[in-house]
RNA sequence: AGGCGCGUAGCUCAGUUGGUUAGAGCGCUUGCUUGACAUGCAAGAGGUCAACAGUUCGAAUCUGUUCGUGCCUA
Numbered sequence: 001a002g003g004c005g006c007g008u009a010g011c012u013c014a015g016u017u018g019g020u021u022a023g024a025g026c027g028c029u030u031g032c033u034u035g036a037c038a039u040g041c042a043a044g045a046g047g048u049c050a051a052c053a054g055u056u057c058g059a060a061u062c063u064g065u066u067c068g069u070g071c072c073u074a
Stems, first nucleotide, its partner, number of pairs: 001073007010026004019057001028044005050066005
């Protein structure tokens, strides 16, 4: 320099061919339970879906550019 993949909650990830509320597990907070802790139960908080632009009635999803990261080739 060229090619390919990935980027979604604090962590690990799902999200089908664009469709109406963006989710799971663990973790966190509060309450119940206990003498206290752990476990268990209930409720809750937490996301500009890496950034910008475009297409569309509608984008996490499609297109372009950029950034970060991993692999391959030279």

The prediction has a mean pLDDT of 80. The RNA shown here (transfer RNA) has 74 nucleotides and comes from a Bdellovibrionota bacterium. It matches the Rfam family "tRNA". Rfam classes the family as a transfer RNA. It was read from a public genome assembly.